Record summary: Transfer RNA from a Candidatus Woesearchaeota archaeon, 73 nucleotides, folded computationally. It matches the Rfam family "tRNA". The family's RNA type in Rfam is transfer RNA. NCBI's taxonomy places the organism under Archaea, Nanobdellati, Candidatus Woesearchaeota.

RNA sequence: GGCUCCGUAGCUUAGUAGGUGGAGCGGUCGGCUGUUAACCGACAGGUCGCCAGUUCAAGUCUGGCCGGAGCCG
Numbered sequence: 001g002g003c004u005c006c007g008u009a010g011c012u013u014a015g016u017a018g019g020u021g022g023a024g025c026g027g028u029c030g031g032c033u034g035u036u037a038a039c040c041g042a043c044a045g046g047u048c049g050c051c052a053g054u055u056c057a058a059g060u061c062u063g064g065c066c067g068g069a070g071c072c073g
Base pairs, nucleotide, nucleotide: 001072002071003070004069005068006067007066010025011024012023013022019056027043028042029041030040031039049065050064051063052062053061
């Protein structure tokens, strides 16, 4: 340098025939308990890597860029 794949909450990730984003762990609060842990419930937390394009509508499609992994030279 070329090709392929990946980038979604603090972490691991689901969501691909386009229709205003879920889960587990973690966090906060509460319940339970003599206390802690465990368990149960609720809540908070994401402009879906960035910038454009297409569309009534983009996490999802297209282009460029950035980062990561692999292969080739």